[in-house]
């Protein structure tokens, strides 16, 4: 310089054109003489621009970053 792949809650991650689920951490509360585990809740997310499309997390095209490969 060229190619390729990925970016989703604080962290791991599922999803794939129709309002994003889980696990993990985090608050509340019950359970207990505490504290550990348990179990009920809550609250948080689709990297950014543009562009199709009634509708984009998703399909295009570029940005940015992150890995890998050639050179």
């Nucleotide at each position: 310089g060229c190619g390729g792949c990925c970016a989703u809650g604080g962290u791991u991650u599922a999803g794939u054109g129709g309002u994003a689920g889980a696990a993990u951490a985090c608050g509340a509360c019950c359970u207990u003489g505490c504290c550990a585990a348990g179990g009920u809740u809550g609250a948080g997310a689709c990297u950014c621009g543009g562009g199709u499309u009634c509708g984009a997390u998703u399909c295009c095209c570029g940005a940015u970053g992150g890995c890998c490969g050639c050179a």
The RNA shown here (transfer RNA) has 71 nucleotides and comes from a Candidatus Brennerbacteria bacterium. The organism belongs to Candidatus Brenneribacteriota, within Bacteria. The prediction has a mean pLDDT of 82. It matches the Rfam family "tRNA". Its family is annotated with triplet codon-amino acid adaptor activity in the Gene Ontology. The family's RNA type in Rfam is transfer RNA. Rfam's curators write: Transfer RNA (tRNA) molecules are approximately 80 nucleotides in length.